[in-house]
Molecule: small-subunit ribosomal RNA
Organism: uncultured bacterium
């Protein structure tokens, strides 16, 4: 020392991307009240107009205007003063400081520590000595001349602290000798010889002189500077070799001084993997920003150093320069010009142009601080002090405070219309007065300096001291007081998550947003606006850059089996590391002292501005370097010794270790010969191919090449690659045992060197088999493949290249340590033995399993991926790419080294749940198979698609839409179309007015009707104080609203389908795993079943299964009408009396539970067989549908959010349409006939329905049906004759006596109404069709098939639907296959889940 988002369905890990923080000389957007302190060209070291930025000294010198004043005057003028003057000149000092900039520079440039025994230093301080005598010029000035100018030339005069000569002179300097110190003498000391200087001016004084400032020459100091050295200071090896003054020496020269600094000569050196040389970039530092720190980034302002001054070069002067505002030369540019020639250098302060996203005033003052000159006054000073501009930064203040609920109005939201929020916010009341405005007052910066005076001192001046006076740019200052008023002063960003803060409307993958993930396709908390909220606040956001987070380059502090990452292997130079004992030194190391580490900054304390920022004082710190004193464990050096590492010797052992030569048998192919005949060969099946010119198969003989069966083994050897018949020769390595020897001789190893599978390359051989390429045949949609027939390089040998592989244990080498178990190979020790075995131990290999530990997990686990040490190699998101360029190697192929632009937010590892697999195992289902009957062909019915139409309303679309919604469209229904009406409405609630009970019935006119008008009858509510009031209805009116089968089933509820009546789906607790999860639910049996039993880190539980419910099958009990009738009576008849035994009806019961027996099975569950029983192993059937899936279906049943329409998308009416018709599909009906059709006769059900109903008998009609009207609100009456069936007759295989479509005619019924568009009947007509292609459906028993009956809907309309009974089969060996499903397991790059994912090409 803080983390978060983002890879997944979820998880853990790896790993990148992104965010939250801080900072800035910033810029941009919106906004902007005040003050203080800071700060402001980061770009063009681009070019510069104008002004200023370095002068000063008359106390060095010669000269000297002008105004003014004054004197004289011949009145022309002259003199004096002005004058310590202006302007110049000679001379001195200063222009080498101060100020600016960062171009260059990778360097002794900077930093730090040293050296100078190799040096200089004006002015300053201190100290010694001195300052004598002379000489000649020259500028200024005057005259002349040249030139446009700048300026220059000639002649003449003159001075000095300018210049020169002489004197004097040392402790200076030079030379020589002696000696001392030192690591080192070129140093010090002593002696000797030689040699070198100067300038005056001012004050005071009568003067001598003295004082002050100068001057000369020495010594010392201080300050400043030069030079040298150690260490430290960017990237690049795709820059590996560089260097002739180069490295050194000698001798000259040069410098203040060392030195190849320079010349000559001599030698041949010097630097470099600890990175020379080259390339790129860059002023360095104190510091600044960030960071926990270590670090990283940076080098504005302030301070130190360096470099530069238009560009390049050069010197002069000087103490100091190779000189920003000096000189010379060259160049570019600008300006002047009389064209001959000249002038200039803002990277000084302002300012201009340009560049740029971007950076200020052509300000005031020398009052302070500092600097130059001067003795001083003073002058100069764009240094500096101040002011101006800029929210550019930091800091401070303000925009009011208190009270105030009708919780005002307005806004926004909501809506059950009540409310919520803005919000004590406002208004109102009370108070205050900072800032701003105005007025008044008013510091400090300023006195150690200057001037004047005094005192003391001096001979005197000066210096000293005391008093007084004067000096302020800022400045209308800071600060204080007063006046008045809440009045003059708030914005910006954000509100999906990260990340504090949400609602409405608009928009509709559009417009737009976005830092990352991502929002937007009609209900957007993510866009835009509004309201509200959050954060910060005179600022707020955005952009850019740096550090942080990032342990994401890991020194602190990472990794490499599978995520990126171990070199293919060895050998070995350099380098790094290195066993035991002792001594010594003191390199590293440690401790003490000391010097330095500039100031400022940071930090701590104290203090000054009202506070803070800011500033002042003190301290700490500066982790470094130098010097010095010590310590001696460790490290290192040296010395000595040792034997545990390493090596040598001896004995012995195993081995496909290597190289060379020779030999062998089996097999293949070819050749020859024999014998033999029609095929062989090959494949999933074939064909190409070979064969009558004799193959294949078979026998004998021969030739050639290549490889070595069995043994053979997670067995052996080798460094790896790799090595396999036998023998011989040569040769490398290893193990074990034993005792001797050497004495650390060791480990690793960048470069280097060597080896290095296969393929490939070169030269020459060889070539049997195999066999890239190639040819042919197949397969296939195609098949440049897989399969087959051939076949060249090659495979083999020799020599030489190549240098790579999933060269893998995907695991570098060495050493040490750390529980075990079991094999096996090679030795060895002990025991043991029949001298086979075996047992125990040990060393070295090899293999399996596992403790601890470790790991993201998988796994590893003495052969570590454990615990440690040493050395090497390698990694840093995915793609681009192991690619391009360059270098090296190669004959080539290529190898090696190895980027960037651009692009993505992931790529990846391990494990988990599911789904999936033309993976595996087990099991089930009319799933297949075995059967029976159909569909698909025909005609018709019906639904759908399509087409058509004014409309053909809408929905349903694989299974799971299509005789479905529709249990019944002529009108109605009806939603559609055309036309006609209507607008508070056909329907609900509320209000006002008028009117009347309400209401019912029938009539009439216009019209298609809705509707509009007229008129009639019946009928006349309640209370009353008789005035009226109330309830209810009708009409008129106004608006709230009604209404919508309009949209969204992808906003929804309810309901439903489907997987599937499949056996599954989960939970609690526990356990386990870092976790997702797992366990339970898996396993062994068994079942229809997660049904049950057993076992088990699980134990229990829930929803499902089963059971409970209904129905059916048996029985008894109870009950006995409308049912029944055995006995009695009776009748045409259970018709009636009688009876309730039987049937039946319908209520509650009984019964079946693997209960019993046997066998099997685990003494289980259970299975099989049997008994009994009406029924036997869930007896048959039904209802009942787990968690969930399909954004499945339905807004047109109903309900409902949102949107839309409101004289219409609402409502009413007439007519039409939903019934169309080239066609396609689904579902049905009827058939194609003799197991049949037709006629006649005859028999037997069940379950239902009936009052706007069922309707009997009887009667009429060929019939549909009519008339009729008994009975029945139904175990009573009716529908109601059941049909297939049985008997008999006929038909005789044909488009028929099959089949009945279609059409014509005539009827019946329902209904306002059968034209579009009903059903039925009769007569006539008599189509297709002779059993149905590919394909496909149902069914396992009272089932299929077949036969009729009833019901709902309904006025009428049924081949549909829902029910009912009659007759009544066949088959199931079995689970290989098809389909669907369940469980376990395995793989996976899928998880929207294989209808997945994904690759290439094209657009």
């Nucleotide at each position: 020392u803080a983390g978060a988002g983002u890879u997944u369905g979820a998880u853990c890990c790896u790993g990148g991307c992104u965010c939250a923080g801080g900072a800035c000389g910033a810029a941009c957007g919106c906004u902007g009240g005040c003050g203080g302190c800071g700060u402001g060209c980061u770009u063009a070291a681009u070019a510069c107009a104008u002004g200023c930025a370095a002068g000063u000294c008359g106390a060095g010198c010669g000269c000297u205007a002008a105004a003014g004043u004054u004197u004289c005057u011949u009145c022309g003028g002259a003199g004096a003063u002005g004058a310590u003057u202006a302007a110049a000149g000679c001379g001195g000092c200063g222009g080498a400081c101060g100020g600016g900039u960062g171009a260059g520079u990778a360097a002794c440039u900077c930093g730090u520590a040293g050296a100078u025994a190799a040096u200089c230093u004006g002015c300053c301080c201190u100290u010694g000595a001195g300052c004598c005598c002379g000489a000649g010029a020259u500028a200024a000035c005057c005259c002349c001349g040249g030139g446009a100018a700048a300026c220059c030339g000639g002649g003449g005069c003159u001075a000095a602290u300018a210049c020169c000569g002489g004197a004097u002179g040392a402790c200076g300097c030079a030379c020589a000798a002696u000696u001392u110190u030192u690591g080192g003498a070129u140093a010090g000391a002593u002696u000797g010889u030689g040699u070198u200087a100067a300038a005056g001016u001012g004050g005071c004084g009568c003067a001598a002189g003295u004082c002050a400032c100068a001057c000369u020459u020495g010594g010392g100091g201080a300050u400043g500077a030069g030079u040298c050295u150690g260490c430290g200071a960017c990237c690049u090896a795709u820059c590996a070799g560089c260097u002739a003054g180069u490295u050194g020496g000698u001798u000259g020269g040069g410098u203040a001084a060392u030195g190849g600094c320079u010349g000559a000569c001599c030698a041949a050196g010097g630097c470099a993997a600890u990175g020379a040389c080259g390339g790129g970039u860059a002023g360095c530092u104190g510091g600044u920003c960030u960071g926990a720190g270590a670090g990283g980034a940076u080098g504005a302002u302030c301070a130190g150093c360096c470099a530069c001054a238009c560009u390049g070069g050069g010197a002069c002067u000087g103490a100091g320069a190779c000189a920003c505002g000096g000189c010379c030369c060259a160049g570019a540019c600008u300006c002047c010009u009389a064209c001959g020639g000249g002038a200039g250098g803002c990277a000084g302060c302002a300012g201009u142009a340009g560049g740029g996203a971007a950076u200020a005033u052509u300000g005031c003052g020398c009052a302070a601080u500092g600097g130059g000159g001067g003795g001083a006054a003073c002058c100069c000073u764009g240094a500096c002090g101040c002011a101006g501009c800029g929210a550019c930064g930091c800091c401070g203040c303000g925009u009011g405070a208190g009270u105030g609920a009708u919780g005002a109005a307005g806004g926004c939201c909501u809506u059950u219309c009540u409310g919520g929020u803005u919000g004590u916010a406002a208004a109102g009341c009370u108070c205050u007065g900072u800032a701003u405005a105005g007025a008044g007052g008013g510091a400090a910066g300023a006195a150690u300096g200057u001037c004047a005076g005094g005192c003391a001192u001096u001979a005197a001046c000066a210096a000293g001291u005391c008093u007084g006076a004067g000096u302020g740019a800022c400045g209308g200052u800071a600060c204080c007081u007063c006046u008045g008023a809440a009045g003059u002063a708030a914005g910006g960003a954000c509100c999906g998550g990260c990340u504090a803060a949400a609602u409405a409307c608009g928009u509709g993958c559009c417009a737009g947003c976005a830092g990352c993930c991502g929002c937007g396709g009609u209900a957007a908390u993510a866009c835009g606006u509004a309201u509200g909220g959050u954060c910060c606040u005179a600022g707020c956001g955005u952009u850019g850059u740096c550090c942080g987070g990032a342990a994401u380059u890991a020194c602190u502090g990472g990794g490499c089996g599978u995520a990126a990452a171990g070199g293919g292997u060895g050998u070995g130079c350099a380098g790094g590391c290195u066993g035991a004992u002792a001594a010594u030194c003191g390199u590293g190391u440690c401790a003490g002292g000391u010097g330095u580490g500039a100031a400022a900054u940071c930090c701590c304390c104290c203090g000054g501005c009202u506070u803070a920022a800011c500033c002042g004082g003190g301290g700490c710190a500066u982790c470094g370097c130098g010097c010095u004193u010590g310590a001696a464990a460790c490290u290192g050096g040296u010395u000595a010794u040792c034997u545990a590492g390493a090596g040598c010797a001896u004995g012995u052992c195993a081995g496909g270790g290597g190289u060379a030569a020779g030999c062998g048998g089996a097999a293949u192919u070819c050749c020859c010969g024999g014998a033999g005949u029609a095929g062989c060969g090959g494949u999933g099946a074939a064909a190409u191919g070979c064969g009558u010119a004799g193959a294949u198969a078979u026998c004998g003989g021969g030739a050639a090449g290549g490889a070595c069966a069995c043994c053979g083994g997670u067995g052996g050897c080798g460094a790896a690659g790799g090595c396999g018949g036998c023998u011989u020769a040569c040769u490398g390595g290893g193990g074990c045992a034993u005792u001797g020897c050497u004495g650390a001789c060791g480990c690793u190893g960048a470069g280097g060197c060597a080896c290095g599978a296969a393929a490939g390359c070169g030269u020459g051989g060889g070539u049997a088999g195999c066999g890239a390429a190639c040819g042919g045949g197949a397969u296939u949609a195609g098949a440049u493949a897989c399969c087959c027939c051939g076949g060249u390089a090659g495979u083999c040998c020799a020599c030489g290249c190549c240098g790579u592989a999933a060269a893998c244990g995907a695991u570098g080498g060495a050493u040490a340590c750390u529980g075990g178990a079991u094999g096996u190979c090679a030795g060895u020790u002990g025991c043991g033995u029949u001298c086979u075995a075996g047992c125990a131990g040990u060393u070295g290999g090899u293999a399996u399993c596992g403790a601890a530990g470790u790991u993201a997990a998988c796994g590893c686990g003495a052969u570590a991926a454990g615990u440690a040490u040493c050395c090497c190699g390698c990694c840093u998101g995915g793609g681009g790419a192991g690619u391009a360029c360059g270098g090296u190697c190669g004959c080539a192929a290529g190898a090696u080294u190895a980027a960037a632009a651009c692009u993505c937010a992931a790529a990846g590892g391990a494990a988990u749940u599911g789904a999936c697999g033309g993976g595996g195992g087990c099991c089930c289902g009319c799933a297949c198979a075995a059967g029976c009957g159909g569909u698909g062909g025909a005609g018709u019915a019906u639904g759908u698609g399509g087409u058509u139409u004014a409309a053909u309303u809408c929905g349903a679309u694989g299974c799971a839409a299509c005789g479905c919604g529709c249990a019944g469209a002529a009108c109605c229904u009806u939603a559609c179309c055309c036309g006609g009406a209507u607008u508070u409405g056909a329907c609900a609630u509320c209000c006002u007015c008028c009117u009347g009970a309400a209401u019912a019935g029938a009539c009439u006119u216009a019209g298609a009707g809705a509707u509009a008008g007229g008129a009639c009858u019946a009928g006349u509510c309640c209370c009353u104080u008789c005035g009226g009031g109330g309830a209810c209805g009708g009409g008129a009116g106004a608006g709230a609203c009604a209404g919508g089968u309009g949209c969204u089933g992808c906003a929804u509820g309810c309901c439903u389908g489907u997987c599937g009546u499949c056996a599954g789906c989960u939970c609690g607790u526990g356990u386990u795993g870092u976790g997702a999860g797992a366990u339970g639910u898996u396993g062994g049996g068994u079942u229809a079943a997660g049904u049950c039993c057993c076992g088990c880190a699980a134990c229990g539980a829930g929803c499902g299964c089963a059971a409970c419910c209904c129905u059916u099958g048996u029985g008894g009990u109870c009950a006995g009408u409308u049912g029944c009738c055995a006995u009695c009576a009776u009748u045409a008849a259970g018709u009636u009396g009688g009876g309730c035994a039987c049937u039946c009806u319908g209520a509650a019961c009984a019964g079946a539970c693997u209960g019993c027996c046997g066998a099997g099975g685990u003494u289980a569950a259970c299975u099989c067989g049997g008994a009994g029983g009406a029924a036997g192993g869930u007896g048959g059937g039904g209802a009942u549908g787990a968690c969930g899936u399909c954004a499945a279906g339905u807004c047109c049943u109903c309900a409902u959010g949102g949107c839309c329409c409101u004289u219409a998308u609402g409502u009413c009416c007439g007519g039409g349409g939903c019934u169309a018709c080239a066609c396609a599909c689904g579902u049905a009906c009827u058939a194609c006939a003799a197991u049949g059709g037709u006629g006649c006769a005859g028999a037997c059900a069940g379950a239902g329905g009936g009052a706007a109903g069922c309707u009997a008998a009887g009667u009429c009609g060929c019939a549909a049906g009519g008339c009729g009207g008994a009975g029945c609100c139904a175990a009573u009456c009716c529908c109601u004759u059941a049909a297939a069936c049985u008997g008999u007759a006929u038909c005789u295989c044909a488009g028929u006596u099959c089949g009945g479509a279609u059409u014509g005619g005539g009827g019946u019924c329902u209904g306002c109404a059968a034209c579009u568009c009903g059903a039925c009947c009769c007569c006539a007509u008599g189509a297709a069709g002779u059993c149905g292609g590919a394909a496909u459906c149902g069914c396992u028993a009272g089932u299929a098939a077949u036969c009729g009956c009833g019901g709902a809907u309904c006025a009428g309309c049924a081949u549909g639907c829902c029910g009912c009974g009659g007759u009544g089969a066949a088959u199931a060996c079995g689970u290989u296959c098809c389909c669907g499903g369940g469980c376990c397991u395995u793989g996976c790059a899928c998880u929207c889940a294989c209808c997945g994912c994904c690759c290439g090409u094209c657009a």